A computed fold for an 82-nucleotide RNA from a Patescibacteria group bacterium, annotated as transfer RNA. The sequence is in RNAcentral, with records from ENA. The source organism's lineage runs through Bacteria and Bacteria candidate phyla. Rfam family: tRNA. The same sequence occurs in records of 2 taxa.
[in-house]
RNA sequence: GGGCAGGUGGCGGAAUUGGCAGACGCGCCAGGCUUAGGACCUGGUCCAGAAAUGGGUGGGAGUUCAAAUCUCCCCCUGCCCA
Numbered sequence: 001g002g003g004c005a006g007g008u009g010g011c012g013g014a015a016u017u018g019g020c021a022g023a024c025g026c027g028c029c030a031g032g033c034u035u036a037g038g039a040c041c042u043g044g045u046c047c048a049g050a051a052a053u054g055g056g057u058g059g060g061a062g063u064u065c066a067a068a069u070c071u072c073c074c075c076c077u078g079c080c081c082a
Base pairs, nucleotide, nucleotide: 001081002080003079004078005077006076007075010026011025012024019065027045028044029043030042031041032040046055047054048053058074059073060072061071062070
């Protein structure tokens, strides 16, 4: 230099016909249980806002009524080729 795959909450990781973003698990917080803790059970857990609502999938632009998903440029990570 060329090709392929990938980048989503604190972490892992779903969502593909383009149609509720963050399912599920871990962690964390509160409560229950316990002498106390572990385990277990219940609820909560992106941001702004009083709410309505808005924003948020590596960064930017485009297509579309609608984009994590499709197109283009860039950044980063891994693998292969040279």